[in-house]
RNA sequence: UGCCGCAAUAUGCUAUCGCGUUGAGCAAUCAACGAGGAAAGUCCGGACAACAUAGAGCAUCGCACCGGUGAACAGCCGGGUCUUGUGCAAACAAGAACAGACAGUGCCACAGAAAAUAACCGCCCCAACUUGUUGGGGUAAGGGUGAAAACGGGAGGUAAGAGCUCCCGGCGGUAUGCAGCAAUGCUUACCGGGGGUAAACCUUGCGUGUUGAAAUGCCACAUAGGUCAGGGUAACCUUCGGGUGGGGAAUGACUCGUUCUCUCUCUUUGAGGCCCUGAUGGGUAGGCAGCUUGAUCACAAAGGGUAACUUUUGUGACAGAUAAAUGAUAGCCUUGUACAGAAUCCGGCUUAUUACUUGCGGUAACUU
Repeated sequence: UGCCGCAAUAUGCUAUCGCGUUGAGCAAUCAACGAGGAAAGUCCGGACAACAUAGAGCAUCGCACCGGUGAACAGCCGGGUCUUGUGCAAACAAGAACAGACAGUGCCACAGAAAAUAACCGCCCCAACUUGUUGGGGUAAGGGUGAAAACGGGAGGUAAGAGCUCCCGGCGGUAUGCAGCAAUGCUUACCGGGGGUAAACCUUGCGUGUUGAAAUGCCACAUAGGUCAGGGUAACCUUCGGGUGGGGAAUGACUCGUUCUCUCUCUUUGAGGCCCUGAUGGGUAGGCAGCUUGAUCACAAAGGGUAACUUUUGUGACAGAUAAAUGAUAGCCUUGUACAGAAUCCGGCUUAUUACUUGCGGUAACUU
């Protein structure tokens, strides 16, 4: 000097004109503030609002090693176990959808005798005979098939073999002791042997109401509180207030509970009114609130913690549009470009992307 990676920052200052909000002012006008590190995705978690006073069961959905952090069922940090890669090893890096296969039901293609109630070749014993064939019995050590075939090696034993017996290992479980908050690790003893799969159904434990700012609340104006169809308006008690009971509505299917509503009138076997469901039709499209002071952000200092993170003090900061505001010109400086524009707010995750900038690390060349 160039390249690569990570992190930080992100139109800085001045002037003129223009735009939005707020404040002051009778007005003219003046002052202050005014898009992001991802505002994107709508993926995850919350705040908040409403549904009644959101309750219970069930269902649905989600999570699943230990500890910490955090408002959080999000995420993050540290550790344990297992797996993978590099490496002789030590170690380093990455990943995990990390409860349970001894509750049960399934599945493991093809090949192979057989994927678990196993016997193709082979080995051993007996019989017969055509002397290497057949039949019967035993076997799972050797071979074959396969991703995987009754835990592995050795010795003894046997007709031949086999955990049949023993020794040494390995896996799983239980128990004692030691270390650790814990997951777990190490030692010793005893017991046991098909394996995988729950990202198959399932079991266990914990949690979980729905909707989403076009939520929701209020005001004004206007209309036709319209029309049609269906259902309910049963009974009993009564101190005449009402109660029991019946119908309907309210949340994700269902059940219970709770709340609200109707349970009425007359000229009486019908009519009207009221409640509920569905359809159709008419009017309105305006305004206000929600709307931005918080689980808020930035800087500095003093602490705690391996870290994530957190405590205290001090200083400073804060867009609220509603068809949608921050733009243009000129100059200076060290860059000014890419991805890209708030719409209820906040915390995460993921994705996109730039520089004559700054810092750190690696690497190549040149010079000293």